The prediction has a mean pLDDT of 75. The RNA shown here (TPP riboswitch aptamer (THI element)) has 97 nucleotides and comes from Chlorobium sp. N1.
[in-house]
RNA sequence: UACUCAUCUUGGGGGUGCUGUCCGUGAGACGGCUGAGAUCACACCCUUGUAACUUGAUGCAGGCAAUGCUGCCGCAAGGAAAGAUGAAGCAGGACCC
Numbered sequence: 001u002a003c004u005c006a007u008c009u010u011g012g013g014g015g016u017g018c019u020g021u022c023c024g025u026g027a028g029a030c031g032g033c034u035g036a037g038a039u040c041a042c043a044c045c046c047u048u049g050u051a052a053c054u055u056g057a058u059g060c061a062g063g064c065a066a067u068g069c070u071g072c073c074g075c076a077a078g079g080a081a082a083g084a085u086g087a088a089g090c091a092g093g094a095c096c097c
Base pairs, nucleotide, nucleotide: 001091004087005086006085007084008083009082010081011047012046013045014044016041017033018032019031020030021029022028053078054077055076059072060071061070062069
């Protein structure tokens, strides 16, 4: 000095389903399921990336009241940054023996 991890600051990137009852022209209200988060948030998650998120996908398998609910797909393709502090570690360079 570079890399890794964590925290903070300031920017930036995301998603918001399934279902029940009421109501029913439409809109909406109150619940249930999973989850960090279901457009209640000034919230939650992610920020160079092997998973925040999107495409593939009206995908495949399993399960469920139902739904990416779980797994595969997936070291597939895309995908949004700088600084500071600390820790760990010992990759490189210089000098000496």
Rfam family: TPP riboswitch aptamer (THI element). Rfam's curators write: Vitamin B(1) in its active form thiamin pyrophosphate (TPP) is an essential coenzyme that is synthesised by coupling of pyrimidine and thiazole moieties in bacteria.